RNA sequence: GCACCCGUAGCUCAAUGGAUAGAGUAGCUGGCUUCGAACCAGUUGGUUGGGAGUUCGAGUCUCUCCGGGUGU
Numbered sequence: 001g002c003a004c005c006c007g008u009a010g011c012u013c014a015a016u017g018g019a020u021a022g023a024g025u026a027g028c029u030g031g032c033u034u035c036g037a038a039c040c041a042g043u044u045g046g047u048u049g050g051g052a053g054u055u056c057g058a059g060u061c062u063c064u065c066c067g068g069g070u071g072u
Stems, first nucleotide, its partner, number of pairs: 001072007010025004018056001027043005049065005
């Protein structure tokens, strides 16, 4: 250089083009406990890497840029 894959919550990951983008973990609050851990309940947390396009509708499709990975 070329080809392909990936980028979504602090972290690890889901989500047929259709709903209010979810789960685990973490954080916070409460319960429990003599106090903690564990456990239980609740709760917070997202420009879905940036920009543009297609569409009634985009995390998902297209183009471009950025970052990472694999092959050559």